[in-house]
Molecule: transfer RNA
Organism: Pseudolabrys sp.
């Protein structure tokens, strides 16, 4: 530096034939259950989808740059 791959909830991750509500799992909070606790049910919260622009009626998703990790070649 030159090619490839990733970046989504606090952690792991899916969604990437573009359709408009963004989703598990687990953890953390609440509420039942128990004499406590553990375990088990049930709820509810939690996201600028790295940023930035650009195409589209419409981007998580397509295109360009940049920003962090990986990996490879020299």
């Nucleotide at each position: 530096g030159g090619c490839c791959c990733c970046g989504u909830a606090g952690c792991u991750c899916a969604g990437c034939u573009g359709g408009a509500u963004a989703g598990a799992g687990c953890a953390g909070g609440g509420a039942c259950u128990u004499c406590c606790u553990a375990a088990g049910u049930c709820c509810a919260a939690g996201g600028u989808c790295g940023c930035a622009c650009g195409u589209u009626c419409g981007a998580a998703u397509c295109g360009u740059g940049c920003c962090g990790g990986g990996g490879u070649c020299g």